The RNA shown here (transfer RNA) has 75 nucleotides and comes from a Phycisphaerae bacterium. The sequence was found in a public genome assembly. It matches the Rfam family "tRNA". Rfam's curators write: Transfer RNA (tRNA) molecules are approximately 80 nucleotides in length. The coordinates come from a structure-prediction model, not an experiment, and the mean pLDDT is 81. Taxonomically the source falls in Phycisphaerae (Bacteria, Pseudomonadati, Planctomycetota).

[in-house]
RNA sequence: AGGGGAAUGGUGUAAUUGGUAGCACGACAGAUUCUGAUUCUGUUAGUCUGAGUUCGAGUCUCAGUUCCCUUACCA
Numbered sequence: 001a002g003g004g005g006a007a008u009g010g011u012g013u014a015a016u017u018g019g020u021a022g023c024a025c026g027a028c029a030g031a032u033u034c035u036g037a038u039u040c041u042g043u044u045a046g047u048c049u050g051a052g053u054u055c056g057a058g059u060c061u062c063a064g065u066u067c068c069c070u071u072a073c074c075a
Base pairs, nucleotide, nucleotide: 001071002070003069004068005067006066007065010025011024012023013022019055026044027043028042029041030040031039048064049063050062051061052060
């Protein structure tokens, strides 16, 4: 440099031919308990960046950034 893949809360991971972004863990608050753990209830915060298409974009298009795999080149 060429080709392919990935990026979603603090962490991991889903989202059906474009139609309200969910689950688990975590954190916080409360209940329970003599205290703590466990358990239960509630809250919390997210689509890599910019632009475009569309009534509507995590999803489609363009450009960029970062990471992974692979091929080649230099030494």